[in-house]
RNA sequence: AGAGUUUGAUCCUGGCUCAGGAUGAACGCUGGCGGCGUGCCUAACACAUGCAAGUCGAGCGAGAAAUCCUGAAUUGAUUCUUCGGAUGAUCUUUAGGAUGGAAAGCGGCGGACGGGUGAGUAACGCGUAGGUAACCUGCCCUGUACAAAGGGAUAGCCACUGGAAACGGUGAUUAAUACCUUAUGAUACCUCUUUAUCACAUGGUUCAGAGGUUAAAGAUUUAUCGGUACAGGAUGGACCUGCGUCUGAUUAGCUAGUUGGUGGGGUAACGGCUCACCAAGGCUGCGAUCAGUAGCCGACCUGAGAGGGUGAUCGGCCACAUUGGAACUGAGACACGGUCCAAACUCCUACGGGAGGCAGCAGUGGGGAAUAUUGCACAAUGGAGGAAACUCUGAUGCAGCAACGCCGCGUGAACGAUGAAGGCUCUUGGGUCGUAAAGUUCUGUUCUGAGGGAAGAAGAAAGUGACGGUACCUCAGGAGAAAGCCCCGGCUAACUACGUGCCAGCAGCCGCGGUAAUACGUAGGGGGCGAGCGUUGUCCGGAAUUACUGGGCGUAAAGAGUACGUAGGCGGUCAUGCAAGCGCAUGGUGAAAGGCAUAGGCUCAACCAAUGUCGGCCGUGCGAACUGCAUAACUUGAGUGCGGGAGAGGAAAGCGGAAUUCCUGGUGUAGCGGUGAAAUGCGUAGAUAUCAGGAGGAACACCGGUGGCGAAGGCGGCUUUCUGGACCGUAACUGACGCUGAGGUACGAAAGCGUGGGGAGCAAACAGGAUUAGAUACCCUGGUAGUCCACGCCGUAAACGAUGAGUAUUAGGUGUCGGGUCCGCAGGGAUUCGGUGCCGCAGUUAACGCACUAAAUACUCCGCCUGGGGAGUACGCACGCAAGUGUGAAACUCAAAGGAAUUGACGGGGACCCGCACAAGCGGUGGAGCAUGUGGUUUAAUUCGAAGCAACGCGAAGAACCUUACCUGGUCUUGACAUCCCGAUGAAUACAGGGUAAUGCCUGUAGUACUUCGAUACAUUGGAGACAGGUGGUGCAUGGUUGUCGUCAGCUCGUGUCGUGAGAUGUUGGGUUAAGUCCCGCAACGAGCGCAACCCUUAUCUUUAGUAGCCAGCGAGCAAAGUCGGGCACUCUAGAGAGACUGCCGGGGAUAACCCGGAGGAAGGUGGGGAUGACGUCAAAUCAUCAUGCCCCUUAUGACCAGGGCUACACACGUGCUACAAUGGCGUAAACAAAGGGAAGCGACCCUGUGAAGGCAAGCGAAUCCCAAAAAUAACGUCCCAGUUCGGAAUGUAGUCUGCAACUCGACUACAUGAAGCUGGAAUCGCUAGUAAUCGCGAAUCAGCAUGUCGCGGUGAAUACAAUCCCGGGUCUUGCACACACCGCCCGUCA
Repeated sequence: AGAGUUUGAUCCUGGCUCAGGAUGAACGCUGGCGGCGUGCCUAACACAUGCAAGUCGAGCGAGAAAUCCUGAAUUGAUUCUUCGGAUGAUCUUUAGGAUGGAAAGCGGCGGACGGGUGAGUAACGCGUAGGUAACCUGCCCUGUACAAAGGGAUAGCCACUGGAAACGGUGAUUAAUACCUUAUGAUACCUCUUUAUCACAUGGUUCAGAGGUUAAAGAUUUAUCGGUACAGGAUGGACCUGCGUCUGAUUAGCUAGUUGGUGGGGUAACGGCUCACCAAGGCUGCGAUCAGUAGCCGACCUGAGAGGGUGAUCGGCCACAUUGGAACUGAGACACGGUCCAAACUCCUACGGGAGGCAGCAGUGGGGAAUAUUGCACAAUGGAGGAAACUCUGAUGCAGCAACGCCGCGUGAACGAUGAAGGCUCUUGGGUCGUAAAGUUCUGUUCUGAGGGAAGAAGAAAGUGACGGUACCUCAGGAGAAAGCCCCGGCUAACUACGUGCCAGCAGCCGCGGUAAUACGUAGGGGGCGAGCGUUGUCCGGAAUUACUGGGCGUAAAGAGUACGUAGGCGGUCAUGCAAGCGCAUGGUGAAAGGCAUAGGCUCAACCAAUGUCGGCCGUGCGAACUGCAUAACUUGAGUGCGGGAGAGGAAAGCGGAAUUCCUGGUGUAGCGGUGAAAUGCGUAGAUAUCAGGAGGAACACCGGUGGCGAAGGCGGCUUUCUGGACCGUAACUGACGCUGAGGUACGAAAGCGUGGGGAGCAAACAGGAUUAGAUACCCUGGUAGUCCACGCCGUAAACGAUGAGUAUUAGGUGUCGGGUCCGCAGGGAUUCGGUGCCGCAGUUAACGCACUAAAUACUCCGCCUGGGGAGUACGCACGCAAGUGUGAAACUCAAAGGAAUUGACGGGGACCCGCACAAGCGGUGGAGCAUGUGGUUUAAUUCGAAGCAACGCGAAGAACCUUACCUGGUCUUGACAUCCCGAUGAAUACAGGGUAAUGCCUGUAGUACUUCGAUACAUUGGAGACAGGUGGUGCAUGGUUGUCGUCAGCUCGUGUCGUGAGAUGUUGGGUUAAGUCCCGCAACGAGCGCAACCCUUAUCUUUAGUAGCCAGCGAGCAAAGUCGGGCACUCUAGAGAGACUGCCGGGGAUAACCCGGAGGAAGGUGGGGAUGACGUCAAAUCAUCAUGCCCCUUAUGACCAGGGCUACACACGUGCUACAAUGGCGUAAACAAAGGGAAGCGACCCUGUGAAGGCAAGCGAAUCCCAAAAAUAACGUCCCAGUUCGGAAUGUAGUCUGCAACUCGACUACAUGAAGCUGGAAUCGCUAGUAAUCGCGAAUCAGCAUGUCGCGGUGAAUACAAUCCCGGGUCUUGCACACACCGCCCGUCA
């Protein structure tokens, strides 16, 4: 820092998407350790249980348990005994006292801190800066002064008593640092008077005097701790103010204690805080009120910054404590673990009543994608009470759980190539995982065990550690226990195989998947990060995609229809002052933490700590250029006056002629009118036409013009009246009076609405006639609202220059309208101001274009835009009589929608040109019969392919078997065919036999080479497997070949130039040509593939050669014949040449290219014909010619054999043949070709047969012989217009030939029979000269089979005016929303 995505491609606009960072996160897969942090974002939902606020006996009364002493009673061990008793340990009870100090109570201080949460709050709540001369402050500190004398109660306790309980009631009695009275008293407070001084309005401070009011508490170990008043300080709080603090105007008006005053009350204090009275104010477009959302900030995330988003943890403030309300106590609360009331909920109950409040710490249920332990300790830090010891402290310090985050470490290190095995892939050679593993040598972080062992503890000593035997240190052990996740089509780093087959699936965007998927799934490999990795959600970024920095509005979204004008914003020249903005200096604040920089402490880092820095706000001093404010001036901006001319500017009244229509009258007669053609309509009751007169309404020809005027809408006959504005000249007056303009106001085409007129023409609706498949349209005949006038509404238009208004600056040229100045006799010229056009430079623009009338360069102000659709729709509001107008969303949906330009294709767009394309002709097809191909149907099979032109007598230059790929049946399985290996045999081959439908199968006979004697070669047979084989699929995986546009004239490239670019130019233009053929011109200059030419053939001549061809002349010769000698002149054959090039002449053309005509010539303007097919199009055809990737079959989808089928037949189509006849048929006799073929061949002559043909057999591998007769034609004869002497289908009989074999299923012959058909509907095909038409001949294939195909010659026409139309093509141009390219795209309805 960008990238992908709109298009065939391009530039632009514009949205969508991605790469980055962050997170109190969640989910999926995975999971070794440690440190530091963090952890209910949802239900301010409900809560079991425990704990979280107590403390002081040095304020007070009372004083339990326990211990001790004394007395009394009981018990009675032991000892003594005179046996009577004595002693009296011990036990129990009781009275008093002492020690002791529990529980409860009075009293004091603290429960207003600490801790939690973010519901409410848009607010002086918060932040920041100030104010209080309008205030309070317990405990603490400093200072001054003081504490005298009394009194009465009350809890507790006791007695009685109510209640289930909670909790009480009555009576008696008692203390205090509890309470009360009195005294004393100030610089306290109040009232009055007074001095000085200060200030910012009320006022503050201070001096003096008088009067009035108010205080106290003691405890004790005698050292202290307390108490009261006042003053000051510190701390904490309260109130007020400036500035800042989300969204919505589809919320525009709100407010009665409301705003202010006076007075009373209240408060710590000011204040409508409250009350009474008085006034009618106050807030608001700089957004009041209302609605929605939200705790605010330091900060956190992101960003280059400006900004945008967030408000967890930590810190400051606020608010709240189940919900709502209220006060009490107190220094402080309207009080989380206080009180009262109300409400909901939960619990207890004896039903009468009571108890409770986790948004404290743990924890539970619930909600949720989701968030932890009912832990330890007061050792430290801090807090409450206490004189203190000390007590309390879920604050806090620690531990536990969670990869939730950040940081650090590890899961080994070095060496190790037979590049192991194995996996994957593979062109089978290899490649890759990969030094990776194994192996060898090491290390020991973490881990395990053992030993030692802290700091944290403070102010002189001692004592005191929850964490914790923790951190850390030492020793030992052992590579052992520790790697996953996502991705690999592009963006975006990383590729192969298999599976799947628009299925399953993927996907953030574009998109992938329909049989060769780097995009799905799996595997191998690779890439990224790593105890994590991906996904999802959210925020910022990229996005200059809300643009302050930093965007736009002619056509992409976007200039309001126009003007006037309020607020506001901006504003000419000069001078002086002020100092608000502005600048400099300085002061205060901006809490700490955080961030940044530097250097420290934990082994490093995260983390922690130190120093510095921190854009804002508020003061003070100074300055005066600019803005502002004030004052005094100026004239150039603006306006006024005066003098002129121009104009469809506006309003009203009047007048005019032409035309349409209607009425009346005349003339006149059968049509008129209308259309593409008609009809409806009008007309014999007299139309149309024409003449005269009249009525009425509307509009104003010519002039008339990118001419004029107006703000826009708009304005057009003439005259008059009233009236607005602009322009020019002048420079007398005012002296910045200006520009823009949110709201607002006015104007505003047409249509429409209301009331009343008017109504000729035109004409929505409507009616009729046509058109049409229909025609609620276009066309025609009629025709009502309306159009016109007056008044009033409506308020919109492609209201457009799709271009807001104003000012200034910036090359020219050329028209035109209005005015002025100068020159000139004049036509005219020069210049200036204002308007209105065109062209064009700089500049600008995405391009098109704009270009002094800017879309250039700047400034000022307003309006408007932010992807397409939904939609200018819905709802709300306003306006309107209505129609409707204005304002104006969202859900949902798409990845585009769009602008300009480019190249094509296309157009029932244009221009030019060509072609048997039309036209002009000739002959056909379409009707008949037959042949042949196709479709369809049928079938066991009717093998397959070809499908508009460009499939259909096509592959097939020839299906009876074979062919043959199809069907039925029978067989074979390393195979009918190829290579390799092993064994056996000696063959192969020929002949014969058996058997079969036939092959397969079985049998016999004859029959090798070489040799070192092992073998080898070759062949057959048998065997195993690699493999063979496939006319099986895919022509949409391919090569090759071919068709077609089209033998059309086109298709491109290099360099240069132009364009941001796609591209353009060249190749366009003027001519010309069959031609991008040539010439000229030209920002192009050249070149290539095509065109043409070179090649073949044909037409003329020359020359060479002269047999198998030829025979003029010479000779011979026959019945006849180049038959023979001879010759090569001619024909001919086949080699080499010549010839034609617009070369020559005339005319046209531009002096060109070229065209027209002519001469000569066998041939004349590419002489005729052929071969030759540019870049490309049609996923055109062919996997069945061949080759070939992949897939499929492998005792079969391969191979062999027999028979059948490809030949079927209701029908439909294509291509042909034969005809329908007299330009003919038949018969007789006669004439003239070319080009070919021939040895498994052509086959003469002769004989036989009516004939097909047969028999015999000469010649010829062919310029020699044969096929071979050419036919049409001409001559003669006959037929006489008929279904015929036309036509020959089909059938019957008998034959011929080929062939193993003519049944399915060949061709031919003879005789007999003799069908349809009398020239063919709509439609359609070929052909421009040796052509069409017509006539026959040959060849390939082939045993046989042609009406087909390919060739050959004979006879031999007609027509082409022309460029209007049909079809196809080429060039230029134009439009385009098409690019799969008009067989396109696309709209509506229905499903």

Record summary
Small-subunit ribosomal RNA from an uncultured bacterium, 1391 nucleotides, folded computationally. Its mean pLDDT, the model's own confidence on a scale to 100, is 83. The sequence is in RNAcentral, with records from ENA. It matches the Rfam family "Bacterial small subunit ribosomal RNA". Its family is annotated with structural constituent of ribosome and ribosome in the Gene Ontology.